About this RNA: A computed fold for a 90-nucleotide RNA from a Eubacteriaceae bacterium, annotated as THF (Tetrahydrofolate) riboswitch aptamer. It matches the Rfam family "THF (Tetrahydrofolate) riboswitch aptamer". For this family Rfam cites "A eubacterial riboswitch class that senses the coenzyme tetrahydrofolate" (Ames et al., Chem Biol, 2010). About the family: Tetrahydrofolate (THF) riboswitch was first reported for Ames et al. as an RNA motif in 5' untranslated (5'-UTR)regions of folate transport and biosynthesis genes in Firmicutes genomes. Rfam links the family to the GO term tetrahydrofolate metabolic process. Its mean pLDDT, the model's own confidence on a scale to 100, is 84. It was read from a public genome assembly, where an Rfam model found it. NCBI's taxonomy places the organism under Bacteria, Bacillati, Clostridia, Eubacteriales, Eubacteriaceae.
[in-house]
RNA sequence: AACAGAGUAGAGUGAAUGCGUGAAGUGUUAAAGGAUGGGAAGUCGCCUUUAAACGAAACCAAGUUGCGGUAUUCAUUCGCUUCCGCUGUU
Numbered sequence: 001a002a003c004a005g006a007g008u009a010g011a012g013u014g015a016a017u018g019c020g021u022g023a024a025g026u027g028u029u030a031a032a033g034g035a036u037g038g039g040a041a042g043u044c045g046c047c048u049u050u051a052a053a054c055g056a057a058a059c060c061a062a063g064u065u066g067c068g069g070u071a072u073u074c075a076u077u078c079g080c081u082u083c084c085g086c087u088g089u090u
Stems, first nucleotide, its partner, number of pairs: 001090005010078009019068003028052007038084005058065001
């Protein structure tokens, strides 16, 4: 110098344990803030808060019953933009 590779936040699928169903959560819009491959910076991605709009599937004697574009964890698959690095081969 060339080639190849590892590695993020998150997302899909499956499973388990829960939450709600007297409606939270999820999703949408606007504003503010925060974190984000090993380092620095960064958003059209992610998270938090506030406000607004919208919105539901219950049933039963019981229930290892359902429903929610539901939460967390595990497994698996995908997986940074710029610059500088790390590993391997030549």